[in-house]
Context: one part of a larger RNA
RNA sequence: GGCGCAGGGCGAAUGCCUUGGCACUGGGAGCCGAUGAAAGACGUGAUAAGCUGCGAUAAGCUUCGGGGAGCUGCAAAUAAGCAUUGAUCCGGAGAUUUCUGAAUGAGGAAACUCACCUGGGUUCAUACUCAGGUACGUUAUACUGAACUUAAAAAUAGGUAUAUCGAGGGAACCGCCUGAACUGAAACAUCUAAGUAGGGCGAGGAAGAGACAUCAAACGAGAUUCCGUAAGUAGUGGCGAGCGAACGCGGAAGAGGGCAAACCGAGAGGAGAAAUCCUUUCGGGGUACGGACUGCUUUAAGGACUGAAAGAGUUAACAGAAUGGCAUGGGAAGGCCAACCGAAGAGUGUGAGAGUCACGUAAGUAAAAAUUCUGACAGCUGCGCAGGAUCCAGAGUACGGCCAGACACGUGAAACCUGGUCGGAAUACGGGGGGACCACCCUCCAACCCUAAAUACUACCCAGUGACCGAUAGCGUAUAGUACUGUGAAGGAAAGGUGAAAAGGACCCCGGGAGGGGAGUGAAAGAGAACCUGAAACCUUGUGCCU
Numbered sequence: 001g002g003c004g005c006a007g008g009g010c011g012a013a014u015g016c017c018u019u020g021g022c023a024c025u026g027g028g029a030g031c032c033g034a035u036g037a038a039a040g041a042c043g044u045g046a047u048a049a050g051c052u053g054c055g056a057u058a059a060g061c062u063u064c065g066g067g068g069a070g071c072u073g074c075a076a077a078u079a080a081g082c083a084u085u086g087a088u089c090c091g092g093a094g095a096u097u098u099c100u101g102a103a104u105g106a107g108g109a110a111a112c113u114c115a116c117c118u119g120g121g122u123u124c125a126u127a128c129u130c131a132g133g134u135a136c137g138u139u140a141u142a143c144u145g146a147a148c149u150u151a152a153a154a155a156u157a158g159g160u161a162u163a164u165c166g167a168g169g170g171a172a173c174c175g176c177c178u179g180a181a182c183u184g185a186a187a188c189a190u191c192u193a194a195g196u197a198g199g200g201c202g203a204g205g206a207a208g209a210g211a212c213a214u215c216a217a218a219c220g221a222g223a224u225u226c227c228g229u230a231a232g233u234a235g236u237g238g239c240g241a242g243c244g245a246a247c248g249c250g251g252a253a254g255a256g257g258g259c260a261a262a263c264c265g266a267g268a269g270g271a272g273a274a275a276u277c278c279u280u281u282c283g284g285g286g287u288a289c290g291g292a293c294u295g296c297u298u299u300a301a302g303g304a305c306u307g308a309a310a311g312a313g314u315u316a317a318c319a320g321a322a323u324g325g326c327a328u329g330g331g332a333a334g335g336c337c338a339a340c341c342g343a344a345g346a347g348u349g350u351g352a353g354a355g356u357c358a359c360g361u362a363a364g365u366a367a368a369a370a371u372u373c374u375g376a377c378a379g380c381u382g383c384g385c386a387g388g389a390u391c392c393a394g395a396g397u398a399c400g401g402c403c404a405g406a407c408a409c410g411u412g413a414a415a416c417c418u419g420g421u422c423g424g425a426a427u428a429c430g431g432g433g434g435g436a437c438c439a440c441c442c443u444c445c446a447a448c449c450c451u452a453a454a455u456a457c458u459a460c461c462c463a464g465u466g467a468c469c470g471a472u473a474g475c476g477u478a479u480a481g482u483a484c485u486g487u488g489a490a491g492g493a494a495a496g497g498u499g500a501a502a503a504g505g506a507c508c509c510c511g512g513g514a515g516g517g518g519a520g521u522g523a524a525a526g527a528g529a530a531c532c533u534g535a536a537a538c539c540u541u542g543u544g545c546c547u
Base pairs, nucleotide, nucleotide: 001546002545003544004543005542006541007540008539009538015532016497017496020469021468022466023465024464025463026462027461028460029458030457031169032168039100040099041098042055043054044053046078047077050074051073061094062093063092064091065090066089070082071081072080105114106113107112115134116133117132118131119130120129121128136166137165139163140162141161142160143159144158173204174202175201176200177199178198184191188238214221215220225252226251227250228249229248235243236242256450257449258448259394263284264283265282266281267280268279269278270277271276290392291391292390293387294386295385296384302381303380305379306378307377310374311373312372313371314370315369317365318364323338324337325336326335339356340355341345347359348358349357399423400422401421402420403419404418405417409435430445431444432443433442434441484491485490504531507518508517509516510515
């Protein structure tokens, strides 16, 4: 030095565990903000670095309920206290709530600096200090009020005051505007990817859409939305790659309303000698089963508005059945023997597998206060018939040319829909559509507005589930957006386990200490905090054999 055997060290795999995650289900809730949000800074404890809570009233103050013996958070310890005259704790409502932040008195390098006005405290008076106010924009009202013009004034612009609303934030979902490329086409340009990603604006608990100028087809249907089907069909397409309906049918849900106008009336202004006419505002009327108008009748069904008896929830809780013995063991819940409850044998914990030990579970019970839903009933609103003369029924609109976009549809025979541009109707005896276009027929009534539900999503709350993970897994985090990196935008870790209980090793010995040897605790210390198990690589001790 090698090979083997035995024993240690280092090391952290593995096994077991779970405080944390992941995915989903069913409910709830779905916006917050100038009454100052979200997010923070700084403070705040007897001792107090971090987290949590709170805000100069600062781990808290008041009140109303619950609850019933201990309490002063995580988190030990001491001190000092509180509590059956009901503390701590749980729930409802309120008070306080520094500074920053839309941040709004001005400024600013966020958490700072510097002002003014009104009122108060203090002072002889200043200084100092407390409370309130002072940003910008919109709209309305009031008061002022130029230049130009005018004979002058009113008015306008502007200013001031008061009131209203706005601003900023939010995980995804939603609407609108804008809008790629990689890629595919086995290259690539039309095409595709895709109206996707990205960017901007805006809203809500949903948004958007929505009450037929719709479809259909010779029969008829009857707003919108969503799901299934029709159907990978009809089509479209360098007829390539691909893209891809609708009618109809079956379901979820179900709801329809209001204006403009005709006509009537009132106010204001204007023209006029007056009658009257015009303009404008407001009220009635009225809305596709058309209406006005004339005549006759009189409040139905219902309603998304307002109130409300009563009821049901939510935000604390209450109560809740039934087991003993023996042996083993450190320990019984496991074993053996004998019982009991069950509307409760879900689950978790307790010194090893517990229906009957604890917390719970089933079936029940409960609210001073706040709040949600349903809602008898009431208010408010809301009918109908006939006539067919006259009047009304959304105009730079419909539509056309040219050019685009969007429709499953790439210009095509290309309708329908939307926009730009240039033209530009009719008026119910009218107009739109039925995929060029024409005729006939059928059907509907544009150019105004609102509308719940069925649908989408889940930052948040509650309950629950898993042929999901179990510490290199599962979220990046068993917590951390921390440590650390970067000028910055941003990037971004590692790290769990003594034991049932600290009983965490008094005391003695060696040592400067670290550490160790005894002793003691414990079931175990080969569980001693570098702490469950403790593989391998690697290091090493002893020894056998070989060299």

Predicted 3D model of a 547-nucleotide part of an RNA (large-subunit ribosomal RNA, domain I) from a metagenome. The coordinates come from a structure-prediction model, not an experiment, and the mean pLDDT is 84.